The RNA shown here (Bacterial RNase P class A) has 340 nucleotides and comes from a soil metagenome.
Parts: sequence; structure tokens; C1' cells
RNA sequence: GAGUCGGCCGGACGGUCGCGGGGGCGCCCGGGAAACCGGUCGAUCUCGAGGAAAGUCCGAGCUCCCUGGCGCAGGGUAGCGGGUAACGCCCGUCCGUCGCGAGGCGAGGACCAGCGCCACAGAGACGAGUCCGGCCCUCGGGCCGGGGUGAAACGCGGCAAGCUCUACCCGGAGCAAGGCCGAAUAGGAGGGCGAUGCCGGAGCCCUGCUCCGGCGAAAGGUGCGUCACCGAGCCCUCGGGUAGGCCGCACGGAGCCGGCGGGUAAUCGCCGUGCCCAGAUGGAUGACCGUCGCUCCGGCCUCGGCCGGAGCACAGAACUCGGCUUACAGGCCAACUCGU
Repeated sequence: GAGUCGGCCGGACGGUCGCGGGGGCGCCCGGGAAACCGGUCGAUCUCGAGGAAAGUCCGAGCUCCCUGGCGCAGGGUAGCGGGUAACGCCCGUCCGUCGCGAGGCGAGGACCAGCGCCACAGAGACGAGUCCGGCCCUCGGGCCGGGGUGAAACGCGGCAAGCUCUACCCGGAGCAAGGCCGAAUAGGAGGGCGAUGCCGGAGCCCUGCUCCGGCGAAAGGUGCGUCACCGAGCCCUCGGGUAGGCCGCACGGAGCCGGCGGGUAAUCGCCGUGCCCAGAUGGAUGACCGUCGCUCCGGCCUCGGCCGGAGCACAGAACUCGGCUUACAGGCCAACUCGU
């Protein structure tokens, strides 16, 4: 100088405003006899995105639904061994292949089950076939070995990045899962009341009856009814659903770190006054300023700096984990290879 591989960081500090969750405090409002509970607001303390939170590709936890056994169908995986809750992930190793190398990649079970395909070249590609040479001949052809083409030339050929076969694995849907509480209004079911009621007026056959008006939710109807039944309406109880609220969504976690031990490693076991754990529901995690840092450009220059300008990525939780893949300005550390 050019590379290979693994790990890590991915702006720091301060100030002024602002947002979401939680704790205690205070004002006000509502409920309650009180204790207290609920709500709104205020100040205060504390917590508040990522290495990929992403793609939703693979594997799980959890939840609901389904579920006799066996088989078929369908999907997936594929050297061998190990790790793991599990995996298509990870580790080790063999083989193949690429690279001078460090290393990278692998589409690495089976073509003596069956089917299918075999480009170009070549006479002929699994059906067979005769281009060149030699021998025989009944001139149709037959036999022999060699050449040439090709990945492969008749041999149980090659291809499963074709169907297939073998071995093993696999129920479905997903937190809008699912569970609990639950109004107001309008429906539904049951029950009670549904006035022999009160006031005013008029008429008549005048201690009463009839009619009209008002109060009242209390109209109206059936039957021969001083009574009974139905009934608009009012009240009470019950039940389902909706709006809305709570849980699921940290007192336990397949979490991180450190030490010791086993193992080549992935990883596992034990120990610890150690560390971490956001939770919105139209969805918070932001904006501005200052100082510093890093990179680039220009200028000055006493060659060590100074001044000015620009830039600092990809992106962003929504039940939670383990992976893979993809995106990413810039930077740090370790190991190794090749060249000089």
C1' cells in the first nucleotide's frame, strides 16, 4: 500500500420552551356520614426508541377455536456431528468450488423404482446410428477396431436448479388474540298500577245520574253488568347488545454484565448488596439557541495552527422473545493475508 474477517459506537454537554407514562402534593368539581374514591388543572420528582424499532421471511412463548387412531393429500427441511425452548438459525468438520493467500460460497440424500429431458457440435444423444478406414458379400448389406464431435457415444451414460422416491418435521387464526366491568337512549321478558279520584260548569225524571272543560301518565274497548277482562300510558325488576372503561402489557424475565468452571466452538452450569425493563390508542419520545467534537472546501501562514463556510446517516416502538434479510454519513478496536 492492497485486502480478509470479527466485535463495537453511531454525536457530547449546557440553556429556554414543549409532549407522553408513573409517584407523592395542592386548587377546584362530583360522590360519600366519614375514611376515602373518581375527574380536571397546576407546580414538582422520576422514566421516555433502535442497531436495525424496518421487511413480516423463519422459529417460539401466550390466547382462542378445532382435535379418537392410522393412512392419503398438501407444505417444508436435506453431507456428518453438536448447540438451542425451537428454527430454514448458530458452531465444528468432511467434500466440491472460487481466490496466490487470509478466506468466500454451496442449489452437497437417491438416477440398479418409474416418467421426462439431454442445447450447440456431431452420421448418430438412449429411440439407436455408419461420416472416414479395413475385411466379407447374394451389391441390399453385415462385421471389426480406430478416428472425429461433444459434458456424455451405447456403458445399466448424464440431469432430481424436472416430476418423483427416501428420511424427518408440520392443526388453524392471531393482541383488532382473548378475558372482565358496563351506562344513557331505543328494543325484549316478567310484574304492579291503569283512580268507586279531585275541581268547575250545564242539563234532567234533582241526597242522585248524564254530559262538557280542567288537574293527572291514567286514553280507549268488550260483555246484560254496582262487576270482570283487554288495554294506550306510568312505575319496578330482570336480561342481551352498544358507547365507554380495565386487564392482557414488568415483583418475573428462554434479559444484560462480571467472575469461576466444562467445551476447539456455538453454548451450558454455578455465583453476584451488580445492571436493565418505554407503553401511546389518532397514537408522546420534539423544537430552538450556545459551546465542543468529526469530515470536506476556501483563505492566511512564522508549517504549527488560525479564520470563514457547508455537512453529520439509515430510520423510528404498539403483546413479547430467538434469528435471518435489507437500509446506513462517519468512526474505533482486535486478529490475519498478500506485495514492497

Its Rfam family is "Bacterial RNase P class A". Rfam describes the family as follows. Ribonuclease P (RNase P) is a ubiquitous endoribonuclease, found in archaea, bacteria and eukarya as well as chloroplasts and mitochondria. The RNAcentral record of the sequence draws on MGnify.